[in-house]
Molecule: c-di-GMP-I riboswitch aptamer
Organism: Anaerocolumna sedimenticola
RNA sequence: AUUUGGUAAGGGCAAACUUAUCGAAAGAUAAGGACGCAAAGCUUAGGGUCUAAAUCUGAUUACAGAUACGACAGCCGGUUGCACAA
Repeated sequence: AUUUGGUAAGGGCAAACUUAUCGAAAGAUAAGGACGCAAAGCUUAGGGUCUAAAUCUGAUUACAGAUACGACAGCCGGUUGCACAA
């Protein structure tokens, strides 16, 4: 230096839920809180999933369908990395 692993130590992140705010929604931010995570670090011009304001189409008692330049990285992928061991 590279690859693999998840044994120890030092640590790290923070699900659901609650409160407040933003948003049409999906969801995000902050505080509290820990379900869990060896990448639960980063990356949306890789794939996948979610929502549908606006737009279009159909219908006509007010609905239905399509659609992302919106959102999710704790879905997969890509990429970077601490310590120890082999």